A computed fold for a 114-nucleotide RNA from Cocleimonas sp., annotated as TPP riboswitch aptamer (THI element).
The coordinates come from a structure-prediction model, not an experiment, and the mean pLDDT is 77.
It matches the Rfam family "TPP riboswitch aptamer (THI element)". About the family: Vitamin B(1) in its active form thiamin pyrophosphate (TPP) is an essential coenzyme that is synthesised by coupling of pyrimidine and thiazole moieties in bacteria.
RNA sequence: CACCACUUGUCGGGGAGUCUGUUUCUAACAAUAAAAAGGUGAUACAGACUGAGAAUUAUACCCGUUGAACCUGAUACGGUUAAUGCCGUCGUAGGGAACAAGCUGUGUGUAUCC
Numbered sequence: 001c002a003c004c005a006c007u008u009g010u011c012g013g014g015g016a017g018u019c020u021g022u023u024u025c026u027a028a029c030a031a032u033a034a035a036a037a038g039g040u041g042a043u044a045c046a047g048a049c050u051g052a053g054a055a056u057u058a059u060a061c062c063c064g065u066u067g068a069a070c071c072u073g074a075u076a077c078g079g080u081u082a083a084u085g086c087c088g089u090c091g092u093a094g095g096g097a098a099c100a101a102g103c104u105g106u107g108u109g110u111a112u113c114c
Base pairs, nucleotide, nucleotide: 001109002108003107004105005104006102007101008100009099010098011064012063013062014061017049018048019047020046021045022044024042025041029038070095071094072093076089077088078087079086
């Protein structure tokens, strides 16, 4: 001196699943002479699971190219679970959002001097 890490600022990117109970409504389906009850799906509330984050603390949380934050493939495959996008594979796959400043550092490298 450069880089990296770290911190800060500004900017930007990203995700809201599964299950149970109750409430209300209810397409298909099913029932009936016709209905109702049923059923499936949805709303609201409460609780459970994983997670940083799971709809009223998103003004949080995570991530930003040395990029598995997140998206696609994927209604994928294997395992597990009460169930799930829970775990693994896929994955050196294809995409994916950055600049600035600064203290510190038994960090890395380069140059010069001793």